[in-house]
RNA sequence: AUCCGAUAAAGGCACCCCGCCUGUGAAGGCGGUCCGCAAAGCCACGGGUCAGGUGAUGAACCUGACAGCCGGGCUGCCGAA
Numbered sequence: 001a002u003c004c005g006a007u008a009a010a011g012g013c014a015c016c017c018c019g020c021c022u023g024u025g026a027a028g029g030c031g032g033u034c035c036g037c038a039a040a041g042c043c044a045c046g047g048g049u050c051a052g053g054u055g056a057u058g059a060a061c062c063u064g065a066c067a068g069c070c071g072g073g074c075u076g077c078c079g080a081a
Base pairs, nucleotide, nucleotide: 004079005078012037013036017032018031019030020029021028022027035068041074042073043072045071046070047069048066049065050064051063052062053061054060
């Protein structure tokens, strides 16, 4: 340094839900909360799910959202076996 991840150490993030705000919506932001997470840090590249629109109510296409759905890419704390 790489792989790996422990009843280690120091920490970190914050599901659902609640209040307020933004958005047509999915959803997002702030505060509380704390289910969980070794990347639950970042990225929309691939798949998937969701929303809006076109279309005929179809197929399909366009726009957007989800990184705590999966894969992938980049970066990072510590150092037992």
The prediction has a mean pLDDT of 87. c-di-GMP-I riboswitch aptamer from Candidatus Segetimicrobium genomatis, 81 nucleotides, folded computationally. It was read from a public genome assembly, where an Rfam model found it.